[in-house]
RNA sequence: GCCCCUGUAGUUCAAUGGAUAGAACAAUUCCCUCCUAAGGAGUAGAUAUAGGUCCGAUUCCUAUCAGGGGCA
Numbered sequence: 001g002c003c004c005c006u007g008u009a010g011u012u013c014a015a016u017g018g019a020u021a022g023a024a025c026a027a028u029u030c031c032c033u034c035c036u037a038a039g040g041a042g043u044a045g046a047u048a049u050a051g052g053u054c055c056g057a058u059u060c061c062u063a064u065c066a067g068g069g070g071c072a
Stems, first nucleotide, its partner, number of pairs: 001071007010025004018055001027043005048064005
C1' cells in the first nucleotide's frame, strides 16, 4: 500500500427493513433474615461518527474512526 472481518448496556450476546432495541451476568432500591449469603419484586443503563436510500434503518449504500486478520 491492497483485500477481508468486527464495532449494540459496565461485560458476554440477540434483534438482518416494520418501531417500546431484548436477555444473562454486573450495579442499585425494596422485601425476606438477628446479620450476611441465598431467594423474590422493581429501577437505571447501549446501536462508533457523519451523510445517503427508503413511508420506515441496528439491519442496505458511501466516507471516516477504532480493533483484528491476510497478502505484498
This is a predicted structure of a 72-nucleotide RNA (transfer RNA) from a Patescibacteria group bacterium. The coordinates come from a structure-prediction model, not an experiment, and the mean pLDDT is 80. Its Rfam family is "tRNA". It is annotated as a transfer RNA.